This is a predicted structure of a 72-nucleotide RNA (transfer RNA) from a Candidatus Micrarchaeota archaeon.
RNA sequence: GGGCCCAUGGCUCAGGAGUAGAGCGUCUCGUUCGCAACGAGAAGGUCGCGGGUGCGAUUCCCGCUGGGUCCA
Numbered sequence: 001g002g003g004c005c006c007a008u009g010g011c012u013c014a015g016g017a018g019u020a021g022a023g024c025g026u027c028u029c030g031u032u033c034g035c036a037a038c039g040a041g042a043a044g045g046u047c048g049c050g051g052g053u054g055c056g057a058u059u060c061c062c063g064c065u066g067g068g069u070c071c072a
Base pairs, nucleotide, nucleotide: 001071002070003069004068005067006066007065010024011023012022013021018055026042027041028040029039030038048064049063050062051061052060
């Protein structure tokens, strides 16, 4: 320098056009003498950044940034 893949709550990841979800974690309540476990509920994400297409973009296209991998 070039090819390919990835970027979504604190963490690990789903979702690939129609106002974003799960598990774990956090908080509150119940249960307990207390803790853990269990049960109920809640908070938490302008979907890496900038453009384009489109009625509508996390999703499709282009560029950039960062990470991974392969080739030279």